[in-house]
Molecule: transfer RNA
Organism: Candidatus Spechtbacteria bacterium RIFCSPLOWO2_01_FULL_43_12
């Protein structure tokens, strides 16, 4: 430089045009004499910008990181 993937909560995945999910993790109460375990509740996320729709995490188009693969010249 050209082709692909992949980006979703602190971690680790799911979801795919109509409220964004689950575990663990954190916060709170509850159990307990205290910790641990266990029960209830609860904060927080679509990489970043434009488009296209009535509505975009999802389509399109730019950028960005990371990953893989040609491939050119030093």
């Nucleotide at each position: 430089g050209c082709g692909g993937g992949u980006g979703u909560a602190g971690u680790a995945u799911a979801g795919u045009g109509g409220u964004a999910a689950u575990a663990c993790a954190c916060c709170a109460c509850c159990u307990u004499g205290c910790c641990a375990u266990g029960g209830u509740g609860g904060a927080g996320c679509c990489g970043a910008g434009g488009g296209u729709u009535c509505a975009a995490u999802u389509c399109c188009c730019u950028u960005c990181a990371c990953c893989c693969g040609c491939u050119c010249a030093a």